Annotation
c-di-GMP-I riboswitch aptamer from a Syntrophomonadaceae bacterium, 92 nucleotides, folded computationally. It was read from a public genome assembly, where an Rfam model found it. Model confidence (mean pLDDT): 86 of 100. Lineage of the source: Bacteria > Bacillota > Clostridia > Eubacteriales > Syntrophomonadaceae.
C1' cells in the first nucleotide's frame, strides 16, 4: 500500500419491541432494549429498487362544499443494491 477478514485486541453502532415527542402517512428523532453489522462511518439520495400520498390530479357517486377508487413526490429509506469519500485492528 493493495487484497482480505480471525471464538483476537481496543473500541463502535443499535433490528424488533416498549416510552415520550414531531409527522396526513411512510418515517424520524429522545431514553430503554440488543437482532445484527468490518464500514451498519459519511453521501444537498448519484444510478436502480423499495415505503407512503398531506397537497396536486383525475374518475365514480353525492349535489350544503362530502364520500370512495386510480395516478403522482417536492417526502421517506444509506440496517435494500450499486457508485462516490473517509477509517480502527492485523491472525491466516
Nucleotide at each position: 500500500a493493495a487484497a482480505c477478514g480471525a471464538u483476537a485486541a481496543u473500541g463502535g453502532c443499535a433490528a424488533a419491541c416498549c416510552u415520550g415527542c414531531u409527522g396526513a402517512a411512510a418515517a424520524g428523532c429522545u431514553g430503554g432494549g440488543g437482532c445484527a453489522c468490518a464500514a451498519a462511518g459519511c453521501u444537498u439520495a448519484a444510478g436502480g429498487g423499495u415505503c407512503u400520498a398531506a397537497g396536486g390530479u383525475u374518475c365514480g357517486c353525492a349535489g350544503g362544499u362530502g364520500c370512495g377508487g386510480g395516478c403522482u413526490a417536492g417526502g421517506a429509506u444509506a440496517g435494500c443494491c450499486u457508485g462516490g469519500c473517509u477509517g480502527c485492528c492485523g491472525a491466516a